Annotation:
Model confidence (mean pLDDT): 75 of 100. A computed fold for a 402-nucleotide RNA from an Alphaproteobacteria bacterium, annotated as Bacterial RNase P class A. The sequence was found by an Rfam model in a public genome assembly. The source organism's lineage runs through Bacteria, Pseudomonadati, Pseudomonadota and Alphaproteobacteria.
[in-house]
RNA sequence: CCAGACGGUCGGACGGCCGCUUCCGCAUUUCCCGAAAGGGCGCGGGGGAGGAAAGUCCGGGCUCCACGGAGACACGGCGCCAGGUAACGCCUGGCUGGGGUGACCCACGGGACAGCGCCGCAGAAAGCAAACCGCCCGCCUUCGCACCUCGGUGCUUCGGCGUGGUAAGGGUGACAGGGUGCGGUAAGAGCGCACCGCGUUCCUGGCAACAGGGACGGCACGGCAAGCCCCGCCGGGAGCAAGACCGAAUAGGGCCGGCACAUGGCGCGUCUCCGCGCCGCCGGCCGGGUGGGUCGCAUGAGGCGUUCGGCGACGAACGUCCCAGAUGAAUGGUCGUCCAGGCGUAAGGGUUCGGUGAGCCCGAGCGCCGGACAAAACCCGGCUUACAGACCGUCUGGCCAA
Numbered sequence: 001c002c003a004g005a006c007g008g009u010c011g012g013a014c015g016g017c018c019g020c021u022u023c024c025g026c027a028u029u030u031c032c033c034g035a036a037a038g039g040g041c042g043c044g045g046g047g048g049a050g051g052a053a054a055g056u057c058c059g060g061g062c063u064c065c066a067c068g069g070a071g072a073c074a075c076g077g078c079g080c081c082a083g084g085u086a087a088c089g090c091c092u093g094g095c096u097g098g099g100g101u102g103a104c105c106c107a108c109g110g111g112a113c114a115g116c117g118c119c120g121c122a123g124a125a126a127g128c129a130a131a132c133c134g135c136c137c138g139c140c141u142u143c144g145c146a147c148c149u150c151g152g153u154g155c156u157u158c159g160g161c162g163u164g165g166u167a168a169g170g171g172u173g174a175c176a177g178g179g180u181g182c183g184g185u186a187a188g189a190g191c192g193c194a195c196c197g198c199g200u201u202c203c204u205g206g207c208a209a210c211a212g213g214g215a216c217g218g219c220a221c222g223g224c225a226a227g228c229c230c231c232g233c234c235g236g237g238a239g240c241a242a243g244a245c246c247g248a249a250u251a252g253g254g255c256c257g258g259c260a261c262a263u264g265g266c267g268c269g270u271c272u273c274c275g276c277g278c279c280g281c282c283g284g285c286c287g288g289g290u291g292g293g294u295c296g297c298a299u300g301a302g303g304c305g306u307u308c309g310g311c312g313a314c315g316a317a318c319g320u321c322c323c324a325g326a327u328g329a330a331u332g333g334u335c336g337u338c339c340a341g342g343c344g345u346a347a348g349g350g351u352u353c354g355g356u357g358a359g360c361c362c363g364a365g366c367g368c369c370g371g372a373c374a375a376a377a378c379c380c381g382g383c384u385u386a387c388a389g390a391c392c393g394u395c396u397g398g399c400c401a402a
Stems, first nucleotide, its partner, number of pairs: 001398010012338007020048007031040003050373001054384002057382005062239004075235005080094005095109001096107004110230002115228002117224003132170002134166003137162004144155005178196006197219001198217008243295004253286007264279005302321008341369005348362006
C1' cells in the first nucleotide's frame, strides 16, 4: 500500500428571528373566567425523542381477576456443557460437527436397543436386503487356429441354458450393510493382515460437555423425533383501554312524602270469579354511570466516573447527577456561515506506450445539488428488522522497502 475478519463510537455543527410543550419563580391594584382557592394571559429561567423510540417476537416489574395445600393428568414452550442475570427462547466462555490459507464464521446440537409410523422419484433392490449390466464356473451349440496315433485334445469367436458363484467394477439415488492398501481367489468378498473408522471395556485429564491412550471384537445396531412419542426443566388469566378517585346537564333506576285514580291496560302458568300489585303528576333524597377531569406517570433491576474481582457475560465498593411526560397527541419553521457527500467544469500534476500526441488516474479553484432509517405514549432487560455517511481500536493474508 492492497484485500479482509472482529468489536466499538457518532449519526450534521454554530448563530439570528418566530413558534410548540412541560416544570419552577415573579406579578396579578391593572385584561378574561371564578363566590373563593385558583386558572388563563404576561415576564424571567430550566428541561424537551432513538440507536433503533419500529415490529410487538420472548422475559420481567406493576395492576386487577381467579385461587386452601400437595401431587397427578392434559396442553404449551424450551433442550450439547458450565456460568451470568430479577428473569429469559437472551448473553458469555467452552465442547462437538462443518467452512475458510488465515484472522474468524456457521449449527432449533437430548433420546432411533420403550413403542408406533414414514423412507417420494429413480433403481434389480430402500430394511429379518437384492442381483440389471458386468466378472467367473459348468454344460450345449457354433466360427476359426494349432497338434497328432485322424477323431480327439488345447486355445478362441457368436449364442443359449443353470432354484450356479460373486458383490470388486458400471449404472440409480441424499443414502446400497465401513474406507484405503497389500495378500488371497476360478472371479470375488473382513476371506486374512496393516492403518483409519466403529462397537464394548478399562485407565488418565477435565466441574462438565468431551478429549487422549490401552485391551478386546471382523463389523453387528441404516436414516427421519422442525412425524407421533419418551426423558428432563419451566408455565394461573388478562393487560395502563390495567386499575383508583372526583363527578355537570339530559335520560333511565331505587326510596320517601303529597296529590290524583279507571268503566281501561299489564302481571300473579291457562280459563271463569274474587283478590293483590303496578302503569299518572309534583317535590325531596340516594345509588350506578356516559361525556369530562385527577391520579397511576417518571428515583429507576437508573445514568456517568474511578478502583477492585472475573478470560468474559457480569458483580462489588465509593463518588457524582436528576435527564421528555404530550393525549385530535408538543419536541418545529425560516435565514446565514461552515463541516461531510454527490454532479459538472477546470488551472495544474502523475503515469503507460509502438513517444512530440493518445489513453488512464489524481485534482486547487468555481458553479449547482444536498442531509440516512425513522419519531416516545406505563416502565425495564433482550431479540429481530431498517439505516446515507463518518470515525476509532485489535487482528489476519499478500506485496514492496529499510